[in-house]
RNA sequence: UCUUAUCGAGAGUGGCGGAGGGAAUAGGCCCUAUGAUGCCCGGCAACCAGCAAGACGAUUUGUAAUGGUGCUAAAUCCUACAGUUCAACUAACGAGCUGAAAGAUGAGA
Repeated sequence: UCUUAUCGAGAGUGGCGGAGGGAAUAGGCCCUAUGAUGCCCGGCAACCAGCAAGACGAUUUGUAAUGGUGCUAAAUCCUACAGUUCAACUAACGAGCUGAAAGAUGAGA
């Protein structure tokens, strides 16, 4: 980089540390010295491996937390692009829905 699946659930009254943080750009909205982000520990989950059942097989279902990851404020915090519905004289703005894009994570190439 490409393919594919998922992304409204869940997870701390702990320790260290000491300034910004919520991917990037913009706008909004939040978190944060009552100590955030981060690291460790703990925890959650069940993508891959494992285990069990079924099956000719592809594969399906379940289980557990042993291994590999992942996650652990807010929907991926929200919006941005397109279509559509409402509203409006028209357009813009606005509200809703669907999809895309971008992104995150796993598995494969």
Model confidence (mean pLDDT): 78 of 100. SAM riboswitch aptamer (S box leader) from uncultured Sporosarcina sp., 109 nucleotides, folded computationally. The RNAcentral record of the sequence draws on MGnify.